c-di-GMP-I riboswitch aptamer from a Pseudomonadota bacterium, 91 nucleotides, folded computationally. The model forms 94% of the base pairs in the Rfam consensus. It matches the Rfam family "c-di-GMP-I riboswitch aptamer". Clan: c-di-GMP_I riboswitch clan.
[in-house]
RNA sequence: ACUGUUCCAUCGCAAACCCGCUGCGAAGCGGGGACGCAAAGCUUCCGGUCCGUGCGCCCCCCGGGGUGCUCGCGACAGCGGGGUUGCCAGU
Numbered sequence: 001a002c003u004g005u006u007c008c009a010u011c012g013c014a015a016a017c018c019c020g021c022u023g024c025g026a027a028g029c030g031g032g033g034a035c036g037c038a039a040a041g042c043u044u045c046c047g048g049u050c051c052g053u054g055c056g057c058c059c060c061c062c063g064g065g066g067u068g069c070u071c072g073c074g075a076c077a078g079c080g081g082g083g084u085u086g087c088c089a090g091u
Base pairs, nucleotide, nucleotide: 001091002090003089004088012037013036017032018031019030020029021028022027035078041084042083043082045081046080047079048076049075050074051072052071054069055068056067057066058065059064
C1' cells in the first nucleotide's frame, strides 16, 4: 500500500425493549439489555428520512388532518454515498 467471501468478537461497539433525566419535537444522555456490526470510530460534504418555524393549497365533523415550498449552528453517521483515522488477519 492492497485485500478481507464464509465462520469467528481478541481489544471493542450496542438495535428493539425497560427505568431515570433532558428536549415543543425528531431525538439525546445515564443504567439495564443484545438485534446486530470488520469501522455500528469521527465528520452533515451530497442524497434521503424525520422534527419544528413560517407561508400557500386541499379536505373537514371547525377540533383537526393531508400536501407543497421555505427557514433551522434542528435530529438520524445503526439509511446510502463521500472524506478522514484506526484494530486484527493475509499478501